Context: one part of a larger RNA
RNA sequence: GAUGGAACUCAUACUUGGCCUGCUUAACACAUACAAGUCUGAUGGGAAGUGGUGUUUCCAGUGGCAGACGGGUGAGUAACGUGUAAGAACCUGCUCUUGGGAGGGGAACAACAGCUGGAAACAAAUGCUAAUACCCUGUAGGCUGAGGAGAAAAAGGAGGAAUCGGCCCGAGGAGGGGCUUGCAUCUGAUUAGCUAGUUGGUGAGGUAAUAGCUUACCAAGGCAAUGAUCAGUAGCUGGUCCAAGAGGAUGGUCAGCCACACUGGGACUGAGACACGACCCAGACUCCUAUGGGAGGCAGCAGUGGGGAAUUUUCUGGAAUGGGAAAAAGCCUGACAGAGUAAUGUCGCAUAGAGGUUGAAGGCCCGCGGGUUGUGAACUUCUUUUCUCAGAGAAGAAGUAAUGAAGGUAUCUGGGGAAUAAGAUUCGGCUAACUCUAUGCCAGCAGCCGCGGUAAGACAGAGGUUGCAAGCGUUAUCC
Repeated sequence: GAUGGAACUCAUACUUGGCCUGCUUAACACAUACAAGUCUGAUGGGAAGUGGUGUUUCCAGUGGCAGACGGGUGAGUAACGUGUAAGAACCUGCUCUUGGGAGGGGAACAACAGCUGGAAACAAAUGCUAAUACCCUGUAGGCUGAGGAGAAAAAGGAGGAAUCGGCCCGAGGAGGGGCUUGCAUCUGAUUAGCUAGUUGGUGAGGUAAUAGCUUACCAAGGCAAUGAUCAGUAGCUGGUCCAAGAGGAUGGUCAGCCACACUGGGACUGAGACACGACCCAGACUCCUAUGGGAGGCAGCAGUGGGGAAUUUUCUGGAAUGGGAAAAAGCCUGACAGAGUAAUGUCGCAUAGAGGUUGAAGGCCCGCGGGUUGUGAACUUCUUUUCUCAGAGAAGAAGUAAUGAAGGUAUCUGGGGAAUAAGAUUCGGCUAACUCUAUGCCAGCAGCCGCGGUAAGACAGAGGUUGCAAGCGUUAUCC
C1' cells in the first nucleotide's frame, strides 16, 4: 500500500437508491409452527347432502408413483476423496426411437362389522369384501447352454365412439450411476522399518460388474530414504486475495464432486439408499406414564437457550422459474420469488449554485502596526437532484381471454420551499499538515525511531490545518 463472511469506538442515516452478503465459535441442546406429497379416471368401504335416484363433496384404508431429488452442514477423510487424462468387466425407474404381445382361471388380506387386552402408544383373535394388490395355467423370432432339456410375461381404466393414457417381453439411444488405472494433491525422521488376507496363484462362493470381495489349499511374497509405517493438521476443485511476474495465502457466498444427518452398528424395500424429516438393535440425553411401558432427534426455514468480539423475521406468495404426483382442473413445494433486519461490503446521488468586504461581530495569534478564521457568514439572486403533497401508474404473462406475492412499488406529471442531510481522524521524521497555553522524566504518548527533567511543533486543552468522507479510526488477519 492492499484484502475481507470481519469485530470494536465515535459519528451518521438523504434516497435507506441499485447489487450482493450475514453463527468464521458449541457437528452444543432444542419449546412451537411449517419444510413431501399426490392420484377416487386403479379399488372396496364410511360419512355429509337430497323426499328418492343421479350428480357432488369429504375421510381413513388397499394399490400406484414420488419420498435416493430439492434443502442443510463440513464432523470425519491425506483417500482413486478430489482434479485431470484414459480404460473395460457393468446397471439404469421416468424419458426418446423401434419390433412384438396381453388367452384362460383362482385364492386371499386391509378397510368394514361386532368383540378382547392396554393408562397410553398400540396390539390379538373372529367374520365379510374389491382391485392396475397376489397366485396358477397357456403362449414366446428372446434368455441359459449340451442338455435331449431347463426356468421365465402381462392389467386393466376413461369415453357414445374416434381415441387417450397405462401394462408385459425384446433391441438401440440419451441422461445418470457403479468400477479400474497414469499423473498431481499439507507438515514432521526429535516417527525407519511396516504388512499374514498381508502379495500372488488354483478351486469354490459372491456381485449389476472386475477384484483377497469372501473362503479352503499352495507359494513367500508386497511396501519403503523418489520417505513406507506412525503422528499432527485438513473436506477437494472451479475460483478468491495479494503480486509486474515468478509465486505466496485462501477455499465464506455461487458452481461441480465427496462425506455426514443425536453417537455406534445393521439390514429391509426399491431402478436407485445401507436412506436428514423410513425401519431394527445398543448407548447418552430429553419428555409422558396408571411404573407395566411408551415417545423423540432443526448440520431444512423461521425461532429459543448456551458459547462468543460477533452474524437477521417464529414475515408474504406459488404470480414467475423449477420439482412431485395426477388424463386434466385443481393440489403440494420454508426449493424458489419477494419483503423485513444489519453502514457488512460495493457502486451511485446529495447535504446546495452564482454573486458578495464595511475584509462586520466573536475566537485565536501578535512585533500592538496588524494577521488569521474568511467569501466563510450576513445580504442579493437562481435552481429543486433529493424531500414533501397531489394525480397517473407499469414491464416482467409465456397462453385468445383471465391470472402479479412484491405493490399502488419502480417510474412519469404538476404544486411547494434552501428547504430534510457531516463527521471521525491526523499534524516530530517515516508522512500530506503549526502555533499558543498548561504540565515539568510527573501526568501521559508511541507502528518504528523515540518524546516529557520550566520556553515540548511528539503529552493535555485551544485556535488553525492535512488527507479521507457517510463514514473515520483501532484491533485481529493475508500478501